[in-house]
RNA sequence: GCGGAGGUGGCGGAACUGGCAUACGCGUACGUCUCAGAAGCGUAUGGGGUAACCCUUGAGGGUUCAACUCCCUCCCUCCGCA
Numbered sequence: 001g002c003g004g005a006g007g008u009g010g011c012g013g014a015a016c017u018g019g020c021a022u023a024c025g026c027g028u029a030c031g032u033c034u035c036a037g038a039a040g041c042g043u044a045u046g047g048g049g050u051a052a053c054c055c056u057u058g059a060g061g062g063u064u065c066a067a068c069u070c071c072c073u074c075c076c077u078c079c080g081c082a
């Protein structure tokens, strides 16, 4: 340089054909249990804000009523070729 795969809450990882963003797991907080702890169980948990509300899928732009998803440019990671 060329080709391919990928980047989503604190972490892993889904979201199939464009239609509730963050299912599920881990972690965390509180509670329960215990003499106390661990494990288990229950509830909550993307970020900001007192709230209304605002923001959020690597960055920017485009298409669309609507974009994690399609298109363009760029950044980063991995694999292959030279």
Stems, first nucleotide, its partner, number of pairs: 001081007010026003019065001027045006046055003058074005